RNA sequence: CUGCCGGACCGGACGGCCGCUCGCAUGGCCUUCGGGUCGUGAGGGAGGAAAGUCCGAACUCCGCAGGGCAGUGUGCCGGAUAACGUCCGGGAGGCUGGGUUCAAGCCCAGUCGACGGAAAGUGCCACAGAAAACAUACCGCCUGGAAACGGGUAAGGGUGAAAAGGUGCGGUAAGAGCGCACCGCCGCGACAGUAAUGCCGCGGGCAGGGCAAACCCCACACGGAGCAAGACCAAAUAGGGAGGAAUAGCAGGGCCUCGGUCCUGCGAACGUGCCGGCCCGGCGCGUCAAACCUCCGGGUAGGUCGCUAGAGCCCCGCAGUAAUGCAGGGCCCAGAGGAAUGGCCGUCCCGCCGCAAGGCGGACAGAAUUCGGCUUACAGGUCCGGCAGCCAC
Repeated sequence: CUGCCGGACCGGACGGCCGCUCGCAUGGCCUUCGGGUCGUGAGGGAGGAAAGUCCGAACUCCGCAGGGCAGUGUGCCGGAUAACGUCCGGGAGGCUGGGUUCAAGCCCAGUCGACGGAAAGUGCCACAGAAAACAUACCGCCUGGAAACGGGUAAGGGUGAAAAGGUGCGGUAAGAGCGCACCGCCGCGACAGUAAUGCCGCGGGCAGGGCAAACCCCACACGGAGCAAGACCAAAUAGGGAGGAAUAGCAGGGCCUCGGUCCUGCGAACGUGCCGGCCCGGCGCGUCAAACCUCCGGGUAGGUCGCUAGAGCCCCGCAGUAAUGCAGGGCCCAGAGGAAUGGCCGUCCCGCCGCAAGGCGGACAGAAUUCGGCUUACAGGUCCGGCAGCCAC
């Protein structure tokens, strides 16, 4: 210098003009005095993911004696946190690279992740292969036999994602934990560590494949719905409830317990509707509860709250390996409701094209109760760390 990987951060800047929206201040008009409306001024106005709605909370409403079953989720250990399936640190394991050993193995670095249990039970393991699991024997090897065929074996080959420990030496007819050493495994013990676990010693030649993001077992946790949660105010119209409100009679008929009751008609007066004002008048309805009047109650439309000062942001210090916690100082930073956050111009910045003048382009995407995470998308740029290559000294 270039490339790759990881982490942190920015994600156009400045100025002018015209708008939109929300507080504040102020003026005019209207007002039922609660406010409404029209201006003016000075301010605030999308993100690192506002996204997916996948986890965890705050908040709100509903439900809830206690226990169990079912269901869902989580799952190495320790810590952080309001909480988490998140984060930090550690352990063990897989993969890659390097070193070392005769070899297995061991050591170092990087990286990956739902990492309890497969010696409780059930189930599955395509194709290939002799065999996919109470084991077995295709080729091969050794051996008996003339051969057919039989016996031994599991080194070597072959199949497969996976085949009954691995490496080396010995041993043997050939082989084999058959024997030995080391590694692995199982059991016991000591030591170190909060623990996961590590390490050492002793004993046992050695249990029998994989899959639990298959059922299952074990341990732990878990009520439901979500700001369209929920709370308050409250029309018009139509229902519901309570109260107020206007007559005395006459005639005819029915019934019967002979004094009432029911029906029909008339009716001065009264109440009320219409003849869009008032009176007369006319036409209706009613007079013991209809119309009408007054009041009450619920819901709807509509309005208000919830609504943004918060597990908040910035700077610095202390504790801690870190996540994070604590202390000090400073700051106020969208709050709409068919839904504002925009557009134009100029100068500059970055990338591409062009000899030049200049031209084209500048991502992903947009709040909706609020936070903490995870995941996904993203032009271009800055800084830090690691690795590799090349050049110069």
The RNA shown here (Bacterial RNase P class A) has 393 nucleotides and comes from an Acidobacteriota bacterium. The organism belongs to Acidobacteriota, within Bacteria. Its Rfam family is "Bacterial RNase P class A". By type it is a ribozyme. Its mean pLDDT, the model's own confidence on a scale to 100, is 78.